[in-house]
Molecule: transfer RNA
Organism: Hymenobacter aranciens
């Protein structure tokens, strides 16, 4: 250098063909227990890497940069 693949709550990962985002763990309150854990019930937690296009409407479709990962070559 150059393909292709990923990037969505703290972690892990969903969301056929664009109608506006959800689950396990975890965090926290609360039930229960002598007290925890475990089990239950509810709660918070998100500019969906950024920026710009297209659209009435974008996690989704177009494109630029940005990180990681993998493979090619290229130097030694």
């Nucleotide at each position: 250098u150059a393909a292709a693949c990923u990037g969505u709550a703290g972690c892990u990962c969903a969301a056929a063909u664009g109608g506006a985002a959800g689950a396990g763990c975890a965090u926290c309150u609360g039930a229960a227990u002598g007290c925890a854990a475990a089990u239950c019930a509810g709660a918070a937690g998100g500019u969906u890497g950024u920026c710009a296009g297209u659209u009435c409407g974008a996690u989704u479709c177009u494109g630029g940069c940005c990180a990681g990962u993998u493979u090619a070559c290229c130097c030694a």